A computed fold for an 85-nucleotide RNA from a Candidatus Omnitrophota bacterium, annotated as transfer RNA. Rfam family: tRNA. Rfam's curators write: Transfer RNA (tRNA) molecules are approximately 80 nucleotides in length. The source organism's lineage runs through Bacteria, Pseudomonadati and Candidatus Omnitrophota. The coordinates come from a structure-prediction model, not an experiment, and the mean pLDDT is 81. It was read from a public genome assembly.

RNA sequence: GGAAGGUUGGCAGAGCGGUCGAAUGCGGCGGUCUCGAAAACCGUUGUGGCGUAAGCCACCGGAGGUUCGAAUCCUCCACCUUCCG
Numbered sequence: 001g002g003a004a005g006g007u008u009g010g011c012a013g014a015g016c017g018g019u020c021g022a023a024u025g026c027g028g029c030g031g032u033c034u035c036g037a038a039a040a041c042c043g044u045u046g047u048g049g050c051g052u053a054a055g056c057c058a059c060c061g062g063a064g065g066u067u068c069g070a071a072u073c074c075u076c077c078a079c080c081u082u083c084c085g
Base pairs, nucleotide, nucleotide: 001084002083003082004081005080006079007078010026011025012024018068027045028044029043030042031041032040046059047058048057049056050055061077062076063075064074065073
C1' cells in the first nucleotide's frame, strides 16, 4: 500500500428500514429464603437535556448523505482483528 471482517447501555452480545434506547446473559441495586452466607427465586437497573410531576427530546465509533422513516442503506474519516504484498 491492497483486501475482508468488525465498532451497539458498566461488560459480553443480538438486532439486517417502521413495532427498537434497543433482546438476552453477566454485573449493580432492593427483596424472599437462611442462625448467617452462598445458591436459587422475585422486582428493578443506560447516559445527557427539559419538566413540580406525568412525561418529552437526543444519543448505536465520528461527520455527512439517501428516505415519509436509518443502529440497519451510501460516502468520507478514526480505531480494532485477520489475510496479501